Transfer RNA from Vulcanolepas fijiensis, 70 nucleotides, folded computationally. Its mean pLDDT, the model's own confidence on a scale to 100, is 81. RNAcentral holds the sequence, with entries from ENA. NCBI's taxonomy places the organism under Eukaryota, Panarthropoda, Altocrustacea, Thoracica, Vulcanolepas.
RNA sequence: AGCUAUUUAACUGACUGGAAAGUGUAUGUUUUGAAAACAUUUAAUAAAGGUUCGAAUCCUUUAAUAGUUU
Numbered sequence: 001a002g003c004u005a006u007u008u009a010a011c012u013g014a015c016u017g018g019a020a021a022g023u024g025u026a027u028g029u030u031u032u033g034a035a036a037a038c039a040u041u042u043a044a045u046a047a048a049g050g051u052u053c054g055a056a057u058c059c060u061u062u063a064a065u066a067g068u069u070u
Stems, first nucleotide, its partner, number of pairs: 001069007010023003018053001024042001026040004046062005
């Protein structure tokens, strides 16, 4: 320098063009106190642009990471 793949919440992680789940944070109930349990709450599609009624998804570019060729 070329090519390929990946990027979703604090962590793991699913998704067919109309964003699941679990763990967690915080508050409360319960307890002598804690743990566990229960209820509520919190928070996400790497960035920009385009197509579309509607984009995490399709297209382009950029960034980061990994792999590969020279």